[in-house]
Context: one part of a larger RNA
């Protein structure tokens, strides 16, 4: 993992409280006795208990009573129960199942393993050479040094057995629930070992690591108390129809749990309520806005008190002051805790009209972790898929269609069916169902779903104002650009062209500045403005604006769904026309509420109603002319399931009406068994 059986709301009760049927109107009988056809019997039996009167602490009084000073007001009252069965629910009880880790009692354990007692057992070999002892020698010496032998000592020394168990490897569903190999420590010692004893659970043993106490130890193991308790988790089992929430408020040793109420349904009631719209008629201080209207706070210049600094003076007076600066003026703004003003919205009223499973009471829930996008705020950083209240909408519990893909975004609310239209939101080249439609616009592959500044540009489109052109611009060519003059100063020089002045003036001219740049040491040169020729239609300058171009750097290859796409399939505008969903139509059915017409049937939690199967009892059918079970085909019901007639099968079984329940299994790391 599959498969089969098994598996979780159950029983008792002199409790309580609602529905429902039924019996009586006051109900009812317990325990007991009789009787008896012995049965889930049949009287009898009123003891008790509900209920027939309530208020008040109580005395008490009584359809009233209590409060009080009240004859005011108010609060509780002012007669329908009762007993039995079914049923929802609640309490006691293990109270749906299965789950601890604990806690307690009474016992079992030291054959592992810790420590200690008693008695025994072991430790190849090799190395070292303690004291202490002889001898010689030094010595004055038996002290006391020195040498040699002797001797054999140590928690010595290598190193097997045997004890451990350093490092790595391997093993890790193992050869092994702790080992293997190699390596390493100890190896006469606080050394290892045999046997047989002693100490036990809040106790014991510990050269102490919370170790160790039989593969269990921050309190062993076994039974019991015990179905400890679990505001946790996980499961909780057949069908179909109706309606359907919440993640809030308050309050909690509460915050993942609960009470109350708020939403939900089921009755009962049947307009009391609720939403919408329209008229009336109120409350309010938001959003604007506004401030010489209050508080506040700020910026700019005036006027000027006060104060700095400077000048004056012996002082005191007294001048200055693009310095700071109240009050006051002018001018221009600000404020969630400012307002002289103030909307629209929303609420709260009445009437009226439309809609509504309506108010209110009972019965039963569930929920009380919310989550997104939108608005307008409050926190944070005008961060956050952030957080906190508020208003909508939505996912929760909601499918379809669109948005490549994607609970909430757009569009739309799925009874069932259909090889029938029509649409929405989005789309129409191919992938893909429908337009290679229409005009302009972009060349940047911008763009085709992430966004991109200031700044820069003879990218290109439109528009607007102005200026110049056929008496001929505008560019380009062909000539010309002169003279007084090297103006005057200045200057080493200054000759248009370093600087500085200037009625930059005046003459020739078709024009030519006392000179636009380059150049020179200074002149010279080149050149420009200006003028004529040529040449032959458009040339400039500003500004508003479309779309694009740079500015533009991230980490596999890559932010069009792809493919690809340029008079575009992209971008603007606008109009037809298609396609597009379970929306809407149409056809045919189902089923709820309705007397119909006619409306209405997404859905978790959760309420409510009808059903199906299973087992067992009555009554009643069926059956060797073939039950039951099995096999497969047919048909019937929305569905759970049910029938038929075939073939096995070979003996019980059950329509159908009723009655009781060990009554339905995918799940529980559920139990057994099998594969």
């Nucleotide at each position: 993992g599959c498969c089969u059986a098994c598996g979780a709301g159950u029983u008792a009760c002199u409790c309580c409280u609602g529905u429902c049927u039924g019996g009586c109107a006051g109900c009812c009988u317990a325990a007991g006795u009789a009787c008896u056809u012995c049965a889930g019997g049949u009287a009898c039996g009123g003891a008790a208990g509900c209920a027939u009167a309530g208020c008040g602490a109580a005395a008490g009084c009584g359809a009233g009573u209590c409060u009080u000073a009240a004859c005011a007001g108010g609060g509780c009252g002012u007669u329908a129960g009762u007993c039995a069965g079914g049923c929802g629910g609640g309490g006691u009880a293990g109270a749906c199942g299965c789950g601890a880790a604990a806690c307690c009692g009474a016992g079992u354990g030291a054959u592992c393993u810790a420590u200690c007692c008693a008695u025994g057992g072991g430790c190849a070999g090799g190395u070292u050479g303690a004291a202490g002892g002889u001898g010689c020698g030094a010595u004055a010496g038996u002290c006391u040094c020195g040498c040699a032998c002797u001797g054999g000592a140590g928690g010595a020394c290598c190193g097997a057995a045997c004890c451990g168990g350093u490092a790595a490897g391997u093993g890790u569903u193992g050869a092994a629930a702790a080992a293997c190999u190699u390596u390493c420590g100890g190896a006469u010692g606080a050394c290892c070992u045999g046997u047989g004893g002693a100490u036990a659970g809040g106790g014991g043993u510990g050269a102490a690591a919370g170790g160790c106490c039989a593969a269990u130890c921050a309190a062993a193991c076994u039974c019991g108390g015990a179905g400890a308790u679990a505001g946790c988790u996980c499961g909780u089992a057949c069908u179909c129809c109706c309606c359907g929430a919440a993640a809030u408020g308050c309050a909690u040793u509460u915050a993942g749990g609960u009470g109350c109420a708020g939403c939900g349904u089921c009755g009962u009631g049947c307009a009391a309520u609720a939403u919408g719209u329209g008229c009336u008629g109120g409350a309010g201080g938001u959003a604007a806005a506004g401030c010489u209207a209050c508080u506040g706070a700020g910026a700019a210049g005036g006027c000027u008190a006060g104060g700095g600094g400077g000048c004056u003076u012996c002082a005191c007076c007294g001048c200055c002051u693009a310095c700071c600066a109240a009050c006051c003026c002018u001018u221009a703004a600000c404020a969630a805790a400012c307002u002289c003003u103030g909307a629209a919205u929303g609420c709260c009223a009445u009437c009226a009209c439309a809609u509504a499973g309506u108010a209110a009471c009972g019965g039963c829930a569930g929920u009380g972790a919310g989550c997104c996008c939108c608005g307008g705020g409050g926190u944070g950083c005008g961060a956050a898929g952030g957080u906190c209240a508020c208003g909508g909408g939505g996912c929760g519990a909601g499918a379809g269609g669109g948005g490549a893909a994607c609970a909430a975004c757009c569009c739309a609310g799925a009874c069932c069916a259909a090889c029938a239209g029509u649409u929405a939101a989005g789309g129409u080249c191919c992938c893909u169902a429908a337009g290679u439609c229409u005009a302009g616009c972009u060349a940047a592959g911008u763009u085709g779903c992430g966004a991109g500044a200031a700044c820069g540009a003879g990218g290109u489109g439109g528009g607007a104002a102005u200026g110049c052109a056929g008496u001929g611009a505008c560019a380009g060519c062909c000539a010309g650009g002169a003279u007084g003059u090297u103006u005057g100063c200045u200057u080493g020089g200054a000759a248009g062209c370093a600087g500085c002045a200037a009625u930059u003036c005046a003459u020739u001219c078709a024009a030519a500045g006392a000179g636009u740049g380059c150049g020179u040491a200074a002149c010279a040169g080149c050149u420009c403005a200006c003028u004529g020729g040529u040449c032959g239609a458009g040339c400039g300058u500003u500004c508003c604006u479309g779309c694009g171009c740079g500015g533009a750097a991230a980490a596999u290859a890559a932010g069009c769904g792809g493919g690809c796409a340029u008079c575009a399939a992209g971008c603007u505008a606008g109009g037809c026309a298609c396609c597009g969903a379970a929306a809407c139509u149409u056809u045919g059915g189902a089923u709820u509420c309705g007397a119909a017409a006619g409306a209405g049937u997404g859905g978790u939690a959760g309420g409510g109603g009808a059903g199906c199967a299973u087992u067992c009892u009555g009554c009643g059918g069926g059956g060797c002319u073939g039950a039951a079970g099995c096999a497969g085909u047919g048909g019937c019901g929305u569905g759970a399931g049910c029938c038929a007639a075939u073939g096995u099968g070979g003996a019980c079984u059950u329509a159908g009406c009723a009655g009781a329940a060990a009554a339905g299994c995918a799940a529980a790391u559920g139990u057994a068994g099998g594969c």
Description:
The part of an RNA shown here (large-subunit ribosomal RNA, domain II) has 675 nucleotides and comes from an activated sludge metagenome. Rfam family: Bacterial large subunit ribosomal RNA. Model confidence (mean pLDDT): 83 of 100.